RNA sequence: UGCUGCAAAGGCAAACCGGGAGCGAUCCCGGGACGCAAAGCCACAGACCUCCUGAAGGUAGCUGGGCUGCCAGCC
Repeated sequence: UGCUGCAAAGGCAAACCGGGAGCGAUCCCGGGACGCAAAGCCACAGACCUCCUGAAGGUAGCUGGGCUGCCAGCC
């Protein structure tokens, strides 16, 4: 550097509940764990969703792509 992810260390946290922001999709904080080997980051392509329909917004835990990275094993 590359490949792999049965186990371990460590990490993230769906639904739901409480509080807050937003017209909304949805987001933030706390609780909580269905899952995740990039479920870390980026709306670039597709997809889906929202609205006050525009040079608008959202989903990175839908797929692809880009960038970065921990542990273990193998080469």
Description: This is a predicted structure of a 75-nucleotide RNA (c-di-GMP-I-GGC riboswitch aptamer) from an uncultured bacterium. Of the family's consensus pairs, 95% are formed in the model.